[in-house]
Predicted 3D model of a 1666-nucleotide part of an RNA (large-subunit ribosomal RNA, half A) from Sphingobacterium sp. JB170. It matches the Rfam family "Bacterial large subunit ribosomal RNA". Its family is annotated with structural constituent of ribosome and ribosome in the Gene Ontology.
Context: one part of a larger RNA
RNA sequence: GGCACACGGAGGAUGCCUAGGCUCUCAGAGGCGAUGAAGGACGUGAUAAGCUGCGAUAAGCCACGGGGAUUAGCAAAUAUGAUUUAAUCCGUGGAUUUCCGAAUGGGGCAACCUAACAUACUGAAGGUAUGUUGUAUAAUACGCGAACGCGCUGAACUGAAACAUCUAAGUAGGCGUAGGAGGAGAAAAUAAUAAUGAUUUCCCAAGUAGUGGCGAGCGAACGGGAAAGAGCCCAAACCAACACUGUUACGGCAUUGUUGGGGUUGUAGGGUCACGAUGUGUGAUCUGCGGCGCGAAGUGGAACCGGGUGGGAAACCGGGCGAUAUGGGUGAUAGCCCCGUACACGUAUGCAAAGCAGCGCUAGUGAUACCCUGAGUACCGCGGGACCGGAGAAAUCCUGUGGGAAUCUACCAGCACCAUCUGGUAAGGCUAAAUACUCCUGAGAGACCGAUAGUGAACCAGUACCGUGAGGGAAAGGUGAAAAGAACCCCGAACAGGGGAGUGAAAAGAACCUGAAACCGUGUGCUUACAAUCGGUCGGAGCAUCUAUAUGGUGUGACGGCGUGCCUUUUGCAUAAUGAGCCUACGAGUUACUCUUAUCUGGCAAGGUUAAGUCCUUCAGGGACGCAGCCGAAGCGAAAGCGAGUCUUAAUAGGGCGUAUAGUCAGGUGAGGUAGACGCGAAACCUUGUGAUCUACCCUUGGGCAGGUUGAAGUUGCAGUAACAUGUAAUGGAGGACCGAACCGAUAAACGUUGAAAAGUUUCCGGAUGACCUGAGGGUAGGGGUGAAAGGCCAAUCAAACUGGGAAAUAGCUCGUACUCCCCGAAAUGUUUUUAGGAACAGCGUCGAUAUAAAGUCUUGCAGAGGUAGAGCUACCGAUUGGGUGCGGGGGAGUCAAAUCCUACCAAAUCCAGACGAACUCCGAAUGCUGUAAGAUAUGAUCGGCAGUGAGGCUUUGGGUGCUAAGGUCCAAGGCCGAGAGGGAAAGAACCCAGACCAUCAGCUAAGGUCCCCAAAUGUAGUCUAAGUUGAACUAACGAGGUCCGGUUGCCCAGACAGCUAGGAUGUUGGCUUGGAAGCAGCCAUUCAUUUAAAGAGUGCGUAACAGCUCACUAGUCGAGCGACCGGGCGUGGAUAAUAAACGGGCAUCAAGAUUACUACCGAAGCUAUGGAUUAUAUACGUUAAGUAUAUUCUGGUAGGGGAGCAUUCUAUUGGGGGUGAAUCUGAGAGGUGAUUUUCAGUGGACUUGAUAGAAAAGCAAAUGUAGGCAUAAGUAACGAUAAGGCGGGUGAGAAACCCGCCCACCGAAAGACUAAGGUUUCCUGAUCAACGCUAAUCGGAUCAGGGUUAGUCGGGGCCUAAGGCGCAUCCGAAGGGAGUAAGCCGAUGGACAACUGGUUAAUAUUCCAGUACUUUUUAUAACUGCGAUGUGGUGACGGAGUAGUGACACUGCCGCGAACUGACGGAAUAGUUCGUUGAAGGAUGUAGGUAUUAGUUUUGUAGGCAAAUCCGCAGAACUAGCUGAACUCCGAUAGUACAGCAAAGCUUCGGCGGCGCUGAUAGUGCAGGUAAGCAGACUUCCAAGAAAACCCGCUAAGCUUCAGGUUAUAAAAACCCGUACCCUAAACCGACACAGGUAGUCGAGGAGAGAAUCCUAAGGUGCUC
Repeated sequence: GGCACACGGAGGAUGCCUAGGCUCUCAGAGGCGAUGAAGGACGUGAUAAGCUGCGAUAAGCCACGGGGAUUAGCAAAUAUGAUUUAAUCCGUGGAUUUCCGAAUGGGGCAACCUAACAUACUGAAGGUAUGUUGUAUAAUACGCGAACGCGCUGAACUGAAACAUCUAAGUAGGCGUAGGAGGAGAAAAUAAUAAUGAUUUCCCAAGUAGUGGCGAGCGAACGGGAAAGAGCCCAAACCAACACUGUUACGGCAUUGUUGGGGUUGUAGGGUCACGAUGUGUGAUCUGCGGCGCGAAGUGGAACCGGGUGGGAAACCGGGCGAUAUGGGUGAUAGCCCCGUACACGUAUGCAAAGCAGCGCUAGUGAUACCCUGAGUACCGCGGGACCGGAGAAAUCCUGUGGGAAUCUACCAGCACCAUCUGGUAAGGCUAAAUACUCCUGAGAGACCGAUAGUGAACCAGUACCGUGAGGGAAAGGUGAAAAGAACCCCGAACAGGGGAGUGAAAAGAACCUGAAACCGUGUGCUUACAAUCGGUCGGAGCAUCUAUAUGGUGUGACGGCGUGCCUUUUGCAUAAUGAGCCUACGAGUUACUCUUAUCUGGCAAGGUUAAGUCCUUCAGGGACGCAGCCGAAGCGAAAGCGAGUCUUAAUAGGGCGUAUAGUCAGGUGAGGUAGACGCGAAACCUUGUGAUCUACCCUUGGGCAGGUUGAAGUUGCAGUAACAUGUAAUGGAGGACCGAACCGAUAAACGUUGAAAAGUUUCCGGAUGACCUGAGGGUAGGGGUGAAAGGCCAAUCAAACUGGGAAAUAGCUCGUACUCCCCGAAAUGUUUUUAGGAACAGCGUCGAUAUAAAGUCUUGCAGAGGUAGAGCUACCGAUUGGGUGCGGGGGAGUCAAAUCCUACCAAAUCCAGACGAACUCCGAAUGCUGUAAGAUAUGAUCGGCAGUGAGGCUUUGGGUGCUAAGGUCCAAGGCCGAGAGGGAAAGAACCCAGACCAUCAGCUAAGGUCCCCAAAUGUAGUCUAAGUUGAACUAACGAGGUCCGGUUGCCCAGACAGCUAGGAUGUUGGCUUGGAAGCAGCCAUUCAUUUAAAGAGUGCGUAACAGCUCACUAGUCGAGCGACCGGGCGUGGAUAAUAAACGGGCAUCAAGAUUACUACCGAAGCUAUGGAUUAUAUACGUUAAGUAUAUUCUGGUAGGGGAGCAUUCUAUUGGGGGUGAAUCUGAGAGGUGAUUUUCAGUGGACUUGAUAGAAAAGCAAAUGUAGGCAUAAGUAACGAUAAGGCGGGUGAGAAACCCGCCCACCGAAAGACUAAGGUUUCCUGAUCAACGCUAAUCGGAUCAGGGUUAGUCGGGGCCUAAGGCGCAUCCGAAGGGAGUAAGCCGAUGGACAACUGGUUAAUAUUCCAGUACUUUUUAUAACUGCGAUGUGGUGACGGAGUAGUGACACUGCCGCGAACUGACGGAAUAGUUCGUUGAAGGAUGUAGGUAUUAGUUUUGUAGGCAAAUCCGCAGAACUAGCUGAACUCCGAUAGUACAGCAAAGCUUCGGCGGCGCUGAUAGUGCAGGUAAGCAGACUUCCAAGAAAACCCGCUAAGCUUCAGGUUAUAAAAACCCGUACCCUAAACCGACACAGGUAGUCGAGGAGAGAAUCCUAAGGUGCUC
């Protein structure tokens, strides 16, 4: 370390439970709001953070009713109270009801700021209280609210397998608006020779008629059956009154308008004229009386005891009782214990039936044809839209536009149009019920859920949290009957935690019921350190242990055999192809429809059946009624039509379709259709909104840029010119000028890359007065913006942002798809396809039915058709080699021509020989095919339900293609894999053998094997191989006296072959050639001849050439075989790839190699044997059935079809179990083929289950699945700037980090100090250390508690305006809404505007205190006086750059002075060191400077300033010298301060610390340097020409003028609201963090230096939390 067991931890599954949900039913209600809603903010309690309640009368006040003992909500505790004089509580009514919100006095950043008027109090200002003041005026409206209604507007995805008409869909969305409902509605209707009689809704009609790229789809009406039921009123004619106008002969008449009467329809009606009548009906508008009844809180409300068990009784046992009685609770399961319920009763406000009365409305007869009966209307043209109807032959309805009637002898409609006929009367209006919906209230229900479920939410949830925002959006239940919630003791620093004790039935112990798994441990047994492992399985020694002692059980497992996970996808996966870290829970073929079809079951049957609805009822899954309708019973035809027939046709023929009957309704199942339709998954499209706190550009208003350098124009001087020009020297200070910090940027590299940082750091670098940078406030918005343009940017998102919705878009695509057993079992082919990875039909599978009677398949025989393989070609066609002959031609010769001749040229035809062909055939098989006969076998066919498949692959054979290449590709015929296990081939989908129902430690074989690994022969008889060839992949041309065998042929005892000995000569150096060539460079050849046993004019070596050595040839010797060639077997070279790595290894040589023959054995899931199970068929038994038996037979299996079962949850019925212990969980055993069932033991502490049926949220290993938990990496990386710590002391349980001290180090244009924004208590003090702090912590920006922010003058408001926003009027637009001027208002980043010094707190100070000032207003007094505005004028009032002057404080230096200190011994002096040597606002003074086109005074004229003006402007005149303005100086000033001395309380480690209080101004108003602010709105210069309004100062208008008002002075008084702590280059802001980043402005010292660079330092602050 492994396995097993035991005991734990961790975790929170499972079981049980339910407080909460979900879906409905029946009733009610269907609104709330200016009498201030919905919704909020802030308050409110003795203590009070949250929720609930309530509102300054604040967990409440009053009255009435109920009720009758406790009570101050959730919610404990303490304190204090209330209550029988009736509390708390319940019901009804009333009072109060802050602030925001329609929000409504004005404003505004909701819950805040700020007015006016009136009244009251008072004390003038000021203050307090109440009321009023919105649009907008009188009524009234405004805003909110879930669905339902009507209207305006109106998509896209999608479907059509693309897409445009079409569809989706008039849907989603936006907008307006109403009600409890809404809309529609009393025929210019529908029909059809008959009729009906408003509308609406339901069931049919009907998926019909139609419509439709006649595609996808869309889709009525008439009529029938039901629910409900209801009809009316105006306009007009006519009459009257009144008013106006016109006209008049003044009598009147007429027009117009208002009001009243009248009148309201189609068999026309009404008016008019004549006549006549007081009664009928009705109630939707209304009044009064009436009060059956309903009805709040509420009252009564039956019946039980005992026993034992137990912690507890309701369970059990025993004996009773009630019931018009649901349910819940009570220590386990209760009719009789409690609360209740049925039932009975009671009742405020209220509702309210019948009835009565009033009130409103309502009808006649006749005559007449004079009047009336809805006009820019009907209708028509054009363009759209609505209807079932898409422009069509297109009626009907609506209307944008252009035309434009009739008037009852009229008009409209009846699907173009016309006629007849029929029905109706448009162009005005109202109208219940039946219908739709449920934010809400009450009562109930559920074969709905039970904490990953059910609402997102069972719990303080639309919360925490995320986002700028629209918006998104969780997790989280359980002690126990009762807190009896653990007194006390011990360990410990501990109020942490633990151990005892105690409570309790049980610790169930608050991290609390049960308490699974992953994961992490401890102990014990066995086992493990020479072994190679998909970790199992089969066998098995040893050891330990148990008992019923047996051939036993349990645990372990040395050693051996075999053995490459699961899923998916594939021709094919161990694959190095996909998916999964592990565990638990959840997680995918469902539901609806009178839809279609098939089948099963049941009812009835030539019939079957109801739908809506109505009624009854025990109120639901019931019953009855309801025949409207549907299907069937008759078909054929385009139809008229005819009909067991009919159509076609001239036909009586023929043919087509029918006729010889079974349906229909309900339920179940299979499948299809329409719906999201098995689940998850896009990128996208459309629609309404939200975003310019990032960023782009723009607008308004502010701010910033150390220092140094260069030296343009202009000007001046001089020179120069006729005059210019020009030159030179100064002056001057320009510039998208130069260098370089801040600031802005980002060139290069490195680092970083699970970072310090979701873009940075370091070093270098670019710009740095400009097209510069930056703050604050604003604007532009998604097919849109913005863009010095990169498709850049628009909130870490951009070739079209983000959010919600259409929406479950669509996905011919990928992935996933969950229990068992049994039977059968494919396909990867054909045709077509915008089709090729999809689909339709066919083929192949399965299940059921049917019929014939053997169609199917095989074998054999017989009879046939055929043109392949082969073969052939003097048999055709085509092609073809050699030869012969050779027409014809070419070439040559021929005296011109011709004849003719020659030809090793080409060559037809023909002959001989040879030979080719998928698209040649004189021929021609095998196999296959057809028929038939016999035999064998048991298939086959048709119809119907349901599929899957339509990617195939290898191998053999026959072919095409290719290279007679491919593990290539395309066909055909087999086989196998696919979907097939087993044996062999080392290993291998397909090759060889062989088709696995199960069991067996039985037997025989196949392929293949038999030396060992490894079962079986070291078998038998031969031969070959020497190469380890070989021992199972393949190897060539070519080469070789390898070896064995066979054949042909030659030589040989007359002596072969080999060896040895000897000879190998002469003409001649043959001739030629040559420098030479003599056998041997080369050429020539009768290569001759001679001598010989034999000897070449020479086989090789050799020489310059010779020479020389050899060979051929010959003799001798030897003594038997020796050569040549051909063929075959086995071997050999040829032979080169990456491990030794190509016998499977060891290894093997008369074999363990090759080959031949033979025998034996091994060898599989094959065959056999024994036992068992199953399918189908048949037979028998059995009443059908279920079942049993026998026989035969079957049982590999993916997609797929069929069958039978197991389990889970719930329901019904009927039975059981349970505190003497249910479910769950853990372990062990037993049964079953299996899913699973059951028993025992433990746990647990309350439910559970059999059978028979029924209903489903009904079974998980995988979906980069969802949620939670836990591992792994790993005690690993890291601990966030390398500015740095050390020591001593203190505190403490504990100190590297806390406190104190000393030393060291770092920053110092900052790492110091102060503001704005933002944050929002982080500030200070005390206590604490669980968590937070990247470590520890005694510490902290952490936790707990307490405390802290003081203003007339600071900032903001009560003042002003800019950009911009809102917006009266006004304009525009389907609606929402948009625009909107100097109407007005809001809105600072700007304008206006009054305080300084010192002291003080733990924490505030220009705020408190002291002192000294200033501003405004009021009152009083005094003096003087034309005052008066929202009008008018002035002023306010403005750019960049640059130069110079003056110039305080701070600062520095020098000198002087004061105080203290230093001085070794050792005093003094000198000397030195440190500190100090100082003074605010304000008042007074009015200088330097600036200004000269200046400032002011007086005055004249004046047509401008919307009226006026004495003012301003303009034009003049006269006069004055002003106007502005720092600094200095004086006062302020006594600073009770610095400093020094004395020194109380208190504390103390005894050293000291501490410092109340008291005393005392004691020293310069020196010099030098130097700039910022200020002067200053200065000045100079330049071109790009540089806010507004108020305040302030004048002027007048109305008006007032004894007042009021104004000016000045003095005194007194008054002076509101908000902010104020703390951080602020950061640990407190923005970046998820105590984050190396970002963040506007002010001050910013010394030395060196040009400098704010840089280095070192001061004040001050730090050492960066391991």